[in-house]
Molecule: small-subunit ribosomal RNA
Organism: uncultured prokaryote
């Protein structure tokens, strides 16, 4: 300069926090899926360093050297000759094959970055000064002859060189201290006579050139050292003998233990040695806000490697990818004797893989190799083709067009969207595709001619430069540019429940399936499949993999440990890290300036080129790094000086259960022995076991043992913790205060190490009263391996020894310092005072509680921090698996320390919230108990239910809150059920066409519907057209449906509970759920009311307002009434209208008076008056909600089913069945009664298809009768108990009355199934009811009748109505239910909840195991190719010496040392498999218990021992 920090979902009812888990995003050398117009530019075996078929990748120089064809073509004398041609091929020789390309297999350093260093090398190049003299001797090729199938090779014999070997010169070379020694070489090509020498053209000359050869410098490129950095394991902790080093040698291009002797014994390790694993480093590239993290494809730089392994040779350069020897695997040829081979080089095959291209073109261009140079070679490289594999661009067209087309979709049927989208009309032509044109990449070299330079004698020739003409292009007739046609040829995918844009509808029905997480689906799925429609991205979309990121989830930048995960049980200390004041030096960290470096590429900035862009380019910045040199001292550091406050240390003189070890002392409780004395003690909820007439318990006296020390004790006291209590001596730690002195920073902290370290156990020896794990017995229990009772063993005690762990806790590591208070206690000190303790004031040390700030998810801490900061250690990273396996390592042993992983879930969790719940706790209500009364359960009928049975026994209701409940009334209707017989536009309801009736009557068939057929006047309006109405009938839209779903609903209902609660607005408190108010003292039937209160008001709820009853008043009297006045058998009737009623209005009660309690309240007690008194009594009234409570069969209704039937009609059956079992409920069981006789007294109803009077009949039921009565008039209707009087006398009766016979009466179409009632006969059970339960507190229980609804009949049911009419309530301890407050909690489907563990089934991973395979490393023994060294070397032997002989020196060839493979034999690590076992873990309804959450029924957890 750039860049500039996002966050969701998911644990609860809900909150905050902890934590993990999953998404959005970036990017890929990717691959699958579904689709695909074009074009640049990139990129393309991530796997098997797996095996390769075939071609191609390294040659080249005739200007180093011999040697030299041939086909064609030409000539010809046919013999040949020229040409090609000194060309081709082959070889000698030189340069190069060490570059270029490729791969990533081995390296955790002989590597790489990155900065240095000194002991070296470097062919080609450059640059200086020299040099290039004279000789020899061979050998390929070639020829001759052989071996061999091949490969390839012998012999012998020609020859050449820039090939080899001597000589000779030689210093600025080597060597040596000098003196000296020593060591080189090659020529080739052009050209020409200036100069030699032959003498006109020639070299042995001269020139130019290219070469050599020595030397010296240079750039280049390479060896070799140091230093820093460079992955994971410590369940890898010690490792090293050539190992450290030193001396001498030896060997390298060189330094060095590289190698060898000897000497010495050192080197590395916790700042991680060795050992395993894994990895090619880097520039870099991806992510990221940055730090960091992750990675090393293509490009570029280093390394390594080249079918395994070893080796070495040439060479400047390898120990050598297309080279050599050898070994081993492997493949291929072979005449079986023997040979070849090496794609991890371009292509290309097989083969593995989820996957990665063409056996292509060219050397035009760039680069390389040889050459003097043309040129040659080049799968280097430049192009081209395959892949949407990645980035860029660009098109699939533009404007217009509402009849809002048709069609799909959808619909509340009006409509709504697809949608200006098409169609239609007006234009455009990018790209494709045709037609024509048509570049740039080119520069050089070379050849020719024409200048000009140098070198030379020189116009030759050469070198150098300038011009002019020629000749070269794979891509490719590519790029681009122009034309003509014609909207033509060009649009997928993924997704639409939330996270995250986008929503319906059908289909499906915990099925089939989705699913990144949470999570849809069990009949109304915006989550599953398809349409429609959207959204989002586009030639691509989408899934899968991976990496970073979001994750401050490993935290250096940037987390944490008092309860969430996490402070070592506790203390002493080594290393190590930090560390008090001053003043000076130093300058190693620091910090400044500059130098060198940090490779180009890349990333970033402005600039240029390609129509842009991706790409490519020139520049710039940047590379945070490292090193050098200069400087600065403030702060760390170093050495040294000083100083005291931190920190010891000595004097004094205190407190204390600190620690040890000896003594002693009393109480208890046991036992023993002895006395007294008799029947029981003992233990429990209850009991039993136990113990006791062989004298217990009890009492008294004596005794003998262990063990443990009451009060004093106290949130006191000491101790590092663990812990430590009678008394008294030794002996001995720490510890605070006060003042003096003293040393001078000696200090904190603390990985590893060392010490202690409750209980319970372990070992050896003692002891052993109580108590007590196991164990025994008793009891509880469904069991009771338990709680509770009898016993009782280890053990508790004590000595030495071991373990070494606890919920070892403040769940809080250790030290310094600063930060506001208050009130206790303990120790000291100091003031005042005082005889003296006290009391007061102040000040250190320790212990406590409350609290400001502060802090913390909250709870809470809060000068004893969990505040404010420094220092060091220990710890934790998501839940089980698991503190568990394996391995180490302590231990006698239990077992301890260290401590995984595989798979398994989406949570686990902490604290605080609202509720629920507790076999929690306080307060209070309630016929809840208690105190009464009366009954249910036993008898018999009724009646409802269940179960059984049936063709059906229709259907609903199921703890309270279903069962005399729907049904206010099943003989047929009812009726829904069964079974037969019938209709199918219907039995009913709306439209429509045609006639114009139907009923009713009459008679066939039939059980009826219902069929057939006779007869046969519709009715009402009319404008006279017609229109409606009825009723049959026709056909088509519909009808029906008591068929499911009450778990799709409304609306009624019922519960809690007629309990008193249940909420809101504002405001405060809290991060929030949320509190708060509504709690808290009183009171109340009451959240009724007062008073206090950070609460201040309000709503639904309660009370009141409404009915009815109890007094009274007015006011109205007819059917009511009758004191007065007459009457009558009768208020009968006149008369009245006071009472009595009725019925309309109104008073009346209001803690309103008065006394007393009480907070001066509010109420509450008593009283007064009054009909009524404290809510007068009963009724209607039912908050917000809860039980998916009940009800689709009362009605409504979504959606599903049925349609000649699950619809309709009809007849007969059945809902009435009967081994049994429950509810309710009538009658009884009798003398408080039956029976009879005679006689009193109500209230409230209900009546015209009705109630029916009086009379007469009948034993009755009834019947015949019909007055009155649309009702205060009449009627039903007698009221029952009861009161009298009489029998019955305690009996199954003169109680009960069922059952059963006969005979009857009503209703009714009909009383068989299946009705009520009478009447006479019969005469069952049953003598007051186990367990258990139930209602009811006053005009109530009890008992007595009456009347209504329903209803044709049918009432023991239901509702109402009066009549007589009590007991009882001390009181809230207990059941049960309900309110408030508090508390515990793991519960929120809220205890009918949650939830633990064994079995017992599947299924997944993991241990351990006799063994068993492999792989790696090692150790020692065997073994010894190939090669180099070293030896010998009798066999060969050209250059040199030597006259010769022969030497030198060299090859063969053999041994030797070192050593690859290979063999044996052992040990160790690692991975696999393994009969069987061993615990984990997962799995809608398994089995046994209930261990844990509430006091979870024994708190409860922690550590041992048994089941």
């Nucleotide at each position: 300069c750039c860049c500039u920090u996002a966050g969701a979902g998911u644990u609860u009812g809900a909150u905050c926090c902890u934590g993990g888990c999953u998404c959005a995003g970036a990017a890929c050398g990717a691959a699958c899926g579904c689709u695909g117009g074009c074009g640049g530019c990139g990129u393309g075996c991530u796997u098997a360093a797996c095996a390769c078929a075939u071609g191609c990748a390294a040659g080249u120089c005739g200007a180093a050297c011999g040697a030299g064809a041939a086909a064609g073509c030409c000539c010809u004398u046919c013999g040949g000759g020229g040409u090609g041609a000194g060309u081709a091929c082959a070889g000698u020789g030189g340069c190069g094959c060490a570059c270029g390309g490729g791969u990533g297999a081995g390296u955790a350093a002989u590597a790489c970055a990155u900065a240095g260093g000194a002991a070296c090398g470097u062919a080609c190049c450059u640059a200086u000064a020299g040099g290039u003299g004279g000789g020899g001797a061979a050998u390929a090729a070639c020829c001759a002859c052989g071996g061999g199938a091949a490969a390839c090779u012998g012999u012998g014999g020609c020859u050449a060189a820039u090939a080899c070997c001597g000589c000779a010169u030689g210093a600025c070379g080597u060597c040596g201290a000098a003196a000296g020694a020593c060591c080189a070489a090659a020529g080739g090509a052009g050209g020409c006579c200036u100069c030699u020498g032959c003498u006109u053209g020639c070299a042995u000359g001269c020139u130019u050139u290219c070469g050599c050869c020595a030397a010296u410098a240079g750039a280049u490129c390479g060896g070799c050292c140091u230093a820093u950095g460079u992955c994971c394991c410590a369940u890898u902790a010690g490792c090293u003998u050539g190992u450290u080093g030193g001396u001498a040698g030896g060997g390298u291009a060189a330094c060095g233990g590289c190698c060898u002797a000897c000497c010495a014994a050192g080197g590395c390790a916790g700042u991680g040695a060795u050992g395993g694993g894994u990895a090619g480093c880097u520039g870099g590239u991806c992510u990221g806000a940055g730090a960091g993290g992750a990675u090393g494809a293509u490009c570029a730089g280093c390394c390594a490697c080249a079918c395994u392994g070893g080796a070495a040779c040439u060479g400047a350069g390898a120990c050598a990818c297309g080279g050599u020897c050898c070994a081993g695997a492997c493949u291929c040829c072979u005449a079986c004797g023997g040979g070849a081979g090496g794609c991890a080089g371009c292509a290309g095959u097989g083969g593995g893989g989820a996957a990665u291209a063409u056996u292509g073109c060219a050397c035009a261009a760039u680069g390389g190799g040889c050459g003097c140079a043309a040129g040659c070679c080049u799968g280097a490289u430049g192009c081209a083709g395959c892949a949407a594999c990645g980035c860029c661009g660009c098109g699939u067209g533009a404007g217009u067009g509402a009849a809002g087309a048709a069609g799909g979709c959808u619909c509340u049927u009006g409509g709504g969207u697809c949608g200006u989208a098409a169609a239609g009309c007006u234009c455009u032509u990018u790209c494709g595709g045709c037609u024509g044109g048509g570049a740039a990449g080119a520069a050089g070299g070379g050849c020719u001619c024409c200048g000009c330079g140098g070198u030379a004698a020189a116009u030759a020739a050469u070198c150098g430069u300038g011009g002019a003409g020629u000749c070269u292009g794979a891509c490719g007739g590519u790029a681009c540019c122009a034309g003509a046609a014609g909207a033509a040829g060009a649009a997928g995918c993924a997704c639409c429940g939330g996270c995250u844009a986008a929503c319906u509808c059908c289909g499906u029905g915990c099925c089939a399936g989705c699913a990144g997480c949470c999570g849809c689906g069990g009949u109304a799925a915006u989550a599953c499949g398809g349409a429609g429609g959207g959204u989002g991205c586009a030639a691509g979309c989408g899934u899968u993999g991976u990496u970073c990121g979001g994750a401050a989830u490993u935290a250096c930048u940037g987390g944490g440990c008092g309860u969430a995960a996490a402070g070592c049980g506790c203390g002493c200390g080594u290393a190590g890290g930090c560390g008090g004041g001053u003043a000076a030096g130093u300058a190693a960290g620091u910090c400044g300036a500059u130098u060198g470096u940090g490779a180009a590429a890349g990333c970033c900035c402005g600039g240029g080129g390609c129509u842009u862009a991706a790409c490519c380019u020139g520049g710039g910045a940047a590379u945070u790094g490292c090193a050098g040199u200069c400087g600065a001292a403030a702060c760390u550091g170093c050495g040294g000086a000083u100083c005291u406050u931190g920190a010891g240390u000595g004097c004094c003189g205190g407190a204390g259960a600190g620690g040890a070890u000896g003594g002693c002392g009393g109480a208890a409780u046991u036992c023993c022995c002895g006395g007294u004395g008799u029947a029981g003690c003992a233990g429990u909820g209850a009991a039993a076991u136990g113990c006791g007439u062989a004298g217990a318990u009890a009492u008294c006296g004596g005794g003998a043992g262990g063990a443990a020390c009451a009060c004093c004790u106290g949130a006191g006291g000491c101790g590092a913790a663990g812990g430590c209590g009678g008394c008294c001596a030794u002996c001995u730690g720490g510890c605070g205060a006060u003042g003096c002195a003293u040393u001078g920073a000696c200090g904190c902290u603390g990985a590893g190490g060392c010490g202690c370290g409750a209980a319970a156990g372990c070992g050896u020896g003692g002891g052993u009263a109580g108590c007590a794990a196991a164990c025994a017995g008793g009891a509880u229990u469904a069991g009771a391996u338990a709680c509770c009772c009898u016993g009782g063993u280890a053990g508790u005690c004590c000595a030495c020894g071991c373990u070494g762990u606890a919920a070892a806790c403040g769940a809080u590591g250790a030290g310094c310092a600063c930060u506001c208070g208050g009130u206790g206690u303990u120790g000291c000190g100091g003031g005042u005072g005082u005889c003296g303790a006290c009391c007061c004031c102040u000040g250190c040390a320790g212990u406590g509680c409350c609290u400001u700030a502060g802090g913390a998810a909250a709870c809470c801490c809060g000068u004893u921090a969990a505040g404010u900061g420094c220092u060091c250690c220990g710890c934790c990273u998501g839940g089980g698996g698991a503190g568990u396996a394996c391995g180490g390592u302590c231990g006698c042993a239990a077992g301890g320390c260290u401590g995984a992983a595989a798979c398994u879930c989406a949570a686990a969790g902490g604290a605080a919230u609202u509720g629920a719940c507790g076999g929690g706790g306080g307060c209070c209500c309630g016929c809840a108990c208690a105190a009464g009364c009366g009954g249910u359960g036993g008898a018999g009928c009724a009646u409802g239910u269940g179960g059984u049975u049936u063709a059906a026994u229709u259907c609903g209701a199921u703890g309270c809150a279903a069962c005399g409940c729907g049904c206010a009334g099943a003989a047929c209707c009812u009726u829904a059920c069964c079974u037969g017989g019938g209709c199918u536009u219907u039995a009913a309801c709306u439209g429509c066409g045609a006639g114009g009736a139907c009923a009713c009557c009459u008679g066939c068939g039939g059980a009826a519907a219902c069929a057939g057929g006779a007869u046969u006047u519709u009715c009402c309006c009319u404008u006279c057209g017609g229109a409606g109405a009825c009723a049959g009938u026709g056909g088509g839209a519909u009808a029906g449906g008591u068929g499911c779903u009450g778990c799709a609903u409304g609306g009624c209902u019922g519960u809690c509970g007629u309990c008193a609660g249940c909420u809101c607005g504002u405001g405060u408190c809290g991060u929030a759920a949320g509190a708060u108010g509504u709690u808290g003292g009183g009171u109340u039937a009451a959240g009724u009311c007062c008073c206090g209160c950070a609460a201040c008001g309000a709503g639904c709820g309660c009370a009141a307002c409404c009915c009815u009853u109890a007094u009274c008043c007015u006011u109205a009297g007819u059917u009511g009434c009758c004191a007065c006045c007459a009457u009558u058998a009768a208020g009968u009737u006149g008369g009245g209208c006071a009472c009595u009623c009725u019925g309309a209005g109104g008073a009346g009660a209001c803690u309103g008076c008065c006394g007393g309690u009480g907070u001066c309240a509010a109420a509450c007690c008593g009283g007064a008056g009054g009909a009524a008194g404290g809510c007068g009594g009963g009724g209607a009234u039912g908050a917000c909600g809860u039980c998916a409570a009940g009800u689709c069969c009362u009605c409504a209704u979504g959606g599903c089913c049925c349609u000649u039937a699950c619809g309709u009609c009809c007849a007969g059956g059945g809902c009435u069945a009967c081994a049994c079992a429950c509810g309710u409920a009538c009658u009884a069981c009798a003398a408080u009664g039956g029976c009879a006789a005679a006689g009193a007294c109500a209230a409230a109803g209900g009546g015209u298809a009705g109630c029916g009077a009086a009379a007469c009949u009948g034993u009755g039921a009834a019947g015949u009768g019909g007055a009155g009565c649309c009702a205060a008039u009449c009627c039903c209707a007698a009221a029952a108990a009861c009161a009298u009087u009489g029998u019955c006398u305690c009996a199954g009766u003169c109680c009960g009355g069922a059952u059963u016979g006969a005979a009857g009466u009503c209703u009714g179409c009909a009383a068989c199934u299946c009705g009520a009632c009478u009447u006479c006969a019969u005469g069952a059970a049953g003598c007051u009811g186990g367990a258990a339960u139930c209602g009811c507190u006053a005009g109530u229980a009890a008992u007595c009748g009456c009347a209504g609804a329903u209803c044709a009949g049918c009432a023991c049911g239901c509702u109402g109505c009066g009549g007589u009419g009590a007991a009882u309530a001390c009181g809230u301890u207990c059941c049960c239910g309900g309110g408030c407050c508090u508390u515990g909690u793991a519960c929120a489907c809220a205890c009918c909840g949650c939830c633990c563990g064994u079995c017992a089934c599947a299924c997944c991973a993991c241990g351990a195991a006799a063994g068993u395979g492999g792989u790696c490393a090692u150790a020692c023994c065997c073994a010894g190719a190939a090669g180099c060294a070293g030896g010998c070397g009798a066999g060969c032997u050209g250059a040199c010496c030597g006259c010769a002989a022969g030497g030198a020196g060299g090859c063969a060839g053999c041994c030797u040392a070192c050593c690859a493979a290979g063999g044996g034999u052992g040990u160790g690590g690692c991975c696999g498999u393994g009969a069987u076992u061993g615990g984990g873990g997962u799995g809608a309804a398994g089995u046994c218990g209930u261990a844990a959450c509430a006091a979870g029924g024994u708190a409860a957890c922690c550590a041992a021992g048994g089941g």